The RNA shown here (transfer RNA) has 73 nucleotides and comes from an Acidimicrobiia bacterium. It was read from a public genome assembly. The prediction has a mean pLDDT of 82. The source organism's lineage runs through Bacteria, Bacillati, Actinomycetota and Acidimicrobiia. Rfam family: tRNA. The family's RNA type in Rfam is transfer RNA. About the family: Transfer RNA (tRNA) molecules are approximately 80 nucleotides in length.
[in-house]
RNA sequence: GGGCCUGUAGCUCAGUAGGCAGAGCAGCGGACUUUUAAUCCGAAGGUCGCGGGUUCGAUUCCCGCCGGGCCCA
Numbered sequence: 001g002g003g004c005c006u007g008u009a010g011c012u013c014a015g016u017a018g019g020c021a022g023a024g025c026a027g028c029g030g031a032c033u034u035u036u037a038a039u040c041c042g043a044a045g046g047u048c049g050c051g052g053g054u055u056c057g058a059u060u061c062c063c064g065c066c067g068g069g070c071c072c073a
Base pairs, nucleotide, nucleotide: 001072002071003070004069005068006067007066010025011024012023013022019056028042029041030040031039049065050064051063052062053061
């Protein structure tokens, strides 16, 4: 330098023929318990890597850039 894959909550990851962003774990509050753990309940937590384009509407489609991984040179 070229090709492919990948980037979504603190972490691990779903998601979609374009139409309300989700789960588990962690953390927080509560129940239970003498206490802790375990278990159960609840609430919170997101510029969907960044910028632009298409569209009534983009996490999703297109382009560029940035980060990570693999391969080739």